[in-house]
Description
The prediction has a mean pLDDT of 80. SAM riboswitch aptamer (S box leader) from an uncultured Chitinophagaceae bacterium, 114 nucleotides, folded computationally.
RNA sequence: CACUUAUCAAGAAAGGCAGAGGGAAUUGGCCCGAUGAAGCCUUGGCAACCCACAUAAUCAACUCGUUUAUGUGAAGGUGCCAACUCCAGUCAUUAAUAAUGACAGAGAUAAGUC
Numbered sequence: 001c002a003c004u005u006a007u008c009a010a011g012a013a014a015g016g017c018a019g020a021g022g023g024a025a026u027u028g029g030c031c032c033g034a035u036g037a038a039g040c041c042u043u044g045g046c047a048a049c050c051c052a053c054a055u056a057a058u059c060a061a062c063u064c065g066u067u068u069a070u071g072u073g074a075a076g077g078u079g080c081c082a083a084c085u086c087c088a089g090u091c092a093u094u095a096a097u098a099a100u101g102a103c104a105g106a107g108a109u110a111a112g113u114c
Stems, first nucleotide, its partner, number of pairs: 002113007013043005021032003027088003044081003049077002051073007059065001085106001089103006
């Protein structure tokens, strides 16, 4: 980098260095930013994908075990700590350029495969 599966409405910030940008990309919008952006470091936290345990079902059955769901935990591997993934497309509903729902595309994260 490619592919597969799952999730993306919740949650969680302080300090130091630094010095003007940042919110993935294009365009537009709307925001954040000298009351200090990006980046780096330290500490803290969130969450629960991997992980551990329990219960139930399931498959297999000589045993170990498989898979799924739910719950509990948080030592470790990741991830994350403004705004729905900040918003944008298509379809449907409603009086509605607005709202809600469904879907697509792109992306992010995790686990796995080559």